[in-house]
RNA sequence: GGGGCAGUAGCUCAGUUGGUUAGAGCAAGGGACUCAUAAUCCCUGGGUCGUGGGUUCAAUUCCUACCUGCCCCA
Numbered sequence: 001g002g003g004g005c006a007g008u009a010g011c012u013c014a015g016u017u018g019g020u021u022a023g024a025g026c027a028a029g030g031g032a033c034u035c036a037u038a039a040u041c042c043c044u045g046g047g048u049c050g051u052g053g054g055u056u057c058a059a060u061u062c063c064u065a066c067c068u069g070c071c072c073c074a
Base pairs, nucleotide, nucleotide: 001073002072003071004070005069006068007067010026011025012024013023019057028044029043030042031041032040050066051065052064053063054062
């Protein structure tokens, strides 16, 4: 220098042939249970979907540039 993959909650990830409230598990907070703790059960909060721009009535999803990480080629 060229090419590929990934970036979504504190962490690990799902969700992409565009479609009407963005989810799960773990973690955190509260409650139930218990003499108490753990386990178990219930509830709650937490997201500029890496950043900017574009297409569209509508973008996590499509296009584009850039940023970060990993891999391959030279």
Model confidence (mean pLDDT): 82 of 100. The RNA shown here (transfer RNA) has 74 nucleotides and comes from a Planctomycetaceae bacterium. Rfam family: tRNA. From the family's description: Transfer RNA (tRNA) molecules are approximately 80 nucleotides in length. Gene Ontology term of the family: triplet codon-amino acid adaptor activity. It was read from a public genome assembly.